[in-house]
RNA sequence: ACGAAGGAUAGAAGAGAGAUAUGUUCAGAACAUACGCCGAAGGGGCAAGCAGUCUCACGCGAAACUCUCAGGCAGAAGAACUCUAUCCAGACA
Repeated sequence: ACGAAGGAUAGAAGAGAGAUAUGUUCAGAACAUACGCCGAAGGGGCAAGCAGUCUCACGCGAAACUCUCAGGCAGAAGAACUCUAUCCAGACA
């Protein structure tokens, strides 16, 4: 069950931080180096508690918190969360 959870696709909206410097380059973009930053792709970490026990250790344990590995710092692209539609799924909530 006139379909909760979860997943895929499409659409809407979607924050933050140097249009930094040098070099390559016609300019931009991109790449390399240097310093400064951001957190809302992804990833890592932890509380209460649970379990266990010698009331030690080990184990499980969330995030928009935190770390900044990755990613990003004009625009574009991307972007967690929210909503809508279709499909998968089928109580795993």